This is a predicted structure of a 315-nucleotide RNA (Bacterial RNase P class A) from a Bacteroidales bacterium.
RNAcentral holds the sequence, with entries from ENA.
The prediction has a mean pLDDT of 76.
It is recorded under the gene name rnpB.
It matches the Rfam family "Bacterial RNase P class A". It is annotated as a ribozyme.

RNA sequence: AAGGUGGCGCGAUCUGUCGCGGCGCUCAGGCGCUGAGGAAAGUCCGGACAGGAAAGGGCAGCCCGCUGUGGAAAGCACAGAUGGGAGCAAUCUUAUGCAGGCCGUAACAGAAAAUUACCGCCCGUAAGGGUAAGGGUGAAAACGUGAGGCAAGAGCUCACGACGGGGCGUGGCGACACGUCACGGGUACGGCACCGGGCCCUGCAAGACCAAAUAUACUGGCAGUCAAGGGUUGCCCGCCCGUUGCCAGGGGGUAGGUUGCGAAGAUAAAUGACAGAUUUAAAAACAGAAACCGGCUUACGGCGCCACCUUUUUU
Repeated sequence: AAGGUGGCGCGAUCUGUCGCGGCGCUCAGGCGCUGAGGAAAGUCCGGACAGGAAAGGGCAGCCCGCUGUGGAAAGCACAGAUGGGAGCAAUCUUAUGCAGGCCGUAACAGAAAAUUACCGCCCGUAAGGGUAAGGGUGAAAACGUGAGGCAAGAGCUCACGACGGGGCGUGGCGACACGUCACGGGUACGGCACCGGGCCCUGCAAGACCAAAUAUACUGGCAGUCAAGGGUUGCCCGCCCGUUGCCAGGGGGUAGGUUGCGAAGAUAAAUGACAGAUUUAAAAACAGAAACCGGCUUACGGCGCCACCUUUUUU
C1' cells in the first nucleotide's frame, strides 16, 4: 500500500426571520422557557404498574437446558469449556442436563442398517455348517496397525494407538484439561421417562376521581281520584296500601372533565420553512415519540477511531 476479520463512535453546528405544539406570565397587543431517534420502527422476549374476590398451593400442560459472572427478569449480555463445520489466517458458525432403562427410525442402493452371509474363503461326497479378514453397495457396514492364532477367520489373544465411562493424582471457582491404573466392545439419530429452572389471565382504550342534560330505582312532602284492586270485621262508612300529577332529596350509568402522564407529550396527533456563516468532497441515508423501563431483531448515504490477519514493497 492493497485486501480482509472483529469492535466502537458520529448521524452537522451557530445566528436571524416567519410558522406550529405544550407550560408560565400578561395591561390581552404579546413576552419568556421548552419541543424526536439511534433505531422513536417490528411489537418478538422480559418487567414494573393496574384490574380480575383472595393472586397463594397441587395435578396436568407449555417453555428453557455445557460452565462462570452480571442482571428484577429475559428467546438478555460478557467471558470461557468440549465436539463438528467454513477459512491460508485474523475469525466466523453450529451442537451440548441425563448413569442405567424402554421405544422408534435408518430412504435409494445393498445379502445385511444391528442377533447380517450375495460373491469369496474354509470344512464337507452332498445336504448343510463356519467365517465380517478380501470384493461390492451406501451418508453410515460392527475400532486402526502389526504379530500370534486358526480348517479358514474373527478383540479370539497380545503390543502400541483411538474411543467410552470409572478410580487415583495434579491444575482450574467451574464446564473441563493433563498424567496414570485397571476395565469395556451393538453404530447413528430421535422420542419416552427422569433431573434442574420458569410460566394464572388481561393490558394505559389498564385503572382511579369528579360529573351535565334527559330518563329514572328508591325516599319524603303536597294535591287529586276513591274509578279498578288488596288489607282492616260478614256488610257499610272511615283509615291504610295502592294509583295519577307536581315539588324536593337521591344512587347507578352516559356526554364531558381531571388523573394515570414525565424537564416533548395527546388531543386525529406540534416538533417545520427560508436566509446567512462555519466545518466538509457533499449537508443528500434509514426514518417521525403516543403510558413507562430493560433487551432482541430489522433498516441506514457518508465520515472517523481501535485491535488483529494475509499478500507485496521499502528501510